Two RNAs folded together computationally: RNase P RNA and transfer RNA, 503 nucleotides in total. It holds a member of the Rfam family "Bacterial RNase P class A". By type it is a ribozyme.
RNA sequence: AGAGUCAGCUGGGCAAUUGCUACCUUUUACUCUUCUAUUAUCGAAUAUCCGAUAUCUGAGGAAUCCGGUAGAGGAAAGUCCGGGCUCCACAGAGCAGGGUGCCAGGUAACGCCUGGGGGGUGUGAACCCACGGCAAGUGCAACAGAAAAUAUACCGCCCGACACCCAUGAUUUGCUCCGAUGUUGAUCUUAUCAACCUGGGUAGGGAAUCAUGGUGUUGGGUAAGGGUGAAAUGGUGUGGUAAGAGCGCACCGCGCGACUGGUAACAGCUCGUGGCAAGGUAAACCCCACCCGGAGCAAGGCCAAAUAGGAAUCCUCUAAUGUUGCUCGCAUUGGAUUCGGGUAGGCCGCUACAAGCCUGUGGUGACGCAGGUUGCAGAUGAAUAAUUGUCCUCGACAGAACCCGGCUUACAGGCUGACUCUCUUU
RNA sequence: CGGGGCGUAGCGCAGUCUGGUAGCGCACUACACUGGGGGUGUAGUGGUCGUCGGUUCAAAUCCGGCCGCCCCGACCA
Numbered sequence: 001a002g003a004g005u006c007a008g009c010u011g012g013g014c015a016a017u018u019g020c021u022a023c024c025u026u027u028u029a030c031u032c033u034u035c036u037a038u039u040a041u042c043g044a045a046u047a048u049c050c051g052a053u054a055u056c057u058g059a060g061g062a063a064u065c066c067g068g069u070a071g072a073g074g075a076a077a078g079u080c081c082g083g084g085c086u087c088c089a090c091a092g093a094g095c096a097g098g099g100u101g102c103c104a105g106g107u108a109a110c111g112c113c114u115g116g117g118g119g120g121u122g123u124g125a126a127c128c129c130a131c132g133g134c135a136a137g138u139g140c141a142a143c144a145g146a147a148a149a150u151a152u153a154c155c156g157c158c159c160g161a162c163a164c165c166c167a168u169g170a171u172u173u174g175c176u177c178c179g180a181u182g183u184u185g186a187u188c189u190u191a192u193c194a195a196c197c198u199g200g201g202u203a204g205g206g207a208a209u210c211a212u213g214g215u216g217u218u219g220g221g222u223a224a225g226g227g228u229g230a231a232a233u234g235g236u237g238u239g240g241u242a243a244g245a246g247c248g249c250a251c252c253g254c255g256c257g258a259c260u261g262g263u264a265a266c267a268g269c270u271c272g273u274g275g276c277a278a279g280g281u282a283a284a285c286c287c288c289a290c291c292c293g294g295a296g297c298a299a300g301g302c303c304a305a306a307u308a309g310g311a312a313u314c315c316u317c318u319a320a321u322g323u324u325g326c327u328c329g330c331a332u333u334g335g336a337u338u339c340g341g342g343u344a345g346g347c348c349g350c351u352a353c354a355a356g357c358c359u360g361u362g363g364u365g366a367c368g369c370a371g372g373u374u375g376c377a378g379a380u381g382a383a384u385a386a387u388u389g390u391c392c393u394c395g396a397c398a399g400a401a402c403c404c405g406g407c408u409u410a411c412a413g414g415c416u417g418a419c420u421c422u423c424u425u426u
Numbered sequence: 427c428g429g430g431g432c433g434u435a436g437c438g439c440a441g442u443c444u445g446g447u448a449g450c451g452c453a454c455u456a457c458a459c460u461g462g463g464g465g466u467g468u469a470g471u472g473g474u475c476g477u478c479g480g481u482u483c484a485a486a487u488c489c490g491g492c493c494g495c496c497c498c499g500a501c502c503a
Stems, first nucleotide, its partner, number of pairs: 001422010012391007020071005029064001031062005039054005073397001077408002080406005085296004092328004097292005102116005117131001118129004132287002137285002139281002154226002156222009166213008175204002177201002182196006234252006253276001254274005259268003300348004310339006319333004341502003353375001355374008392395001427499007436452004446483001454470006476492005
């Protein structure tokens, strides 16, 4: 210098004018009203009391004017979790149902956060993970494939039986051919010819038997190899075998037990043991452990006003409703639903709090404890704005509605800190 | 403000619970019957299953985030 990771902050500034909401203050402002006290007049002749009207003293309240103070967010959003608060029994029992799911801790609580373990991604800083249990049971796996879960046997490999008689070889037999010698016979001259027995042949072509091989059928063995699939029953080597195979062995992997370390999850270049039995799927039913009562501020309470104090249906104490589903328990005594009718006004709940900030302290951390300090929207057709000027880097997502802690989602730009990688220079 | 439900072809719906080739009706297109229309018949077209991720061999279906639409809820008697 470039690229990147994590954490935190910010979310146009200034000025003027005009408005809105809430609260506060105040007098010599103004109006209304309540109480108190004075005086006058009237009531019924007088006086007191009482009542009415007017006047006026003091105190209080409401509205208005003037003035002052405050006035959306990091997500106010989605309503996805958790809690407070309110009512139903301060919240109960059982079943059903729902949720969470490595370990430890934090917290009011959580599905959140912190730290750790295991797995994965990245060169790295770092980031991601619904991460209990298919050796408890049940289920599922289309198509392809021999076989998808009690493994099996399609091709291949091996063994046996049978058949074919295809190939090779051996043996035996006998035929044809050749044919020495011998015997006999004929012609007869030494010789020639014929027949026969025996023996023979690197000749020809048969038959039978045996062996080996081949082909086919069949009975087995085999998971090494092929092929299918998302997935095929540990891997490599070696021995072994008919061929093979954890069948044996060595190493690696895996399970179980022990030991060691750690609170634990878990880990180990440790020891022993098991030939391996136990594939995937629980965001399938389910099992195990833990947690969960329901409804929601239109909760709920008070005041005021108004009416046809009505009709229909259902159930009525072994009942109905509250109280999601069922059974009990508890509370209430008429209740529920629909139609019709009326009012749609005010007050409380309402914002002070598991609150913010600072300091110290314990803890690796989330967070806790102690002290100090601050007071920070509360509307209800619903305020928090509009206009003008000016400056800059020209301004994103977006608007409280009972409150709080989280998560998720949306978000222009800017600032700060820590760290990583690459290149360059010293 | 609170609570509940839905999203599948142009329209109306099924399939989701229990994962395995996405269906039905109307509409649309072509052809045949008819002189033509209508009608009938035959054949066919048309789907990011609202969207983005995750689980799984495999997702319309199971789980989570987001988007859009619809419905209900005042009090009195």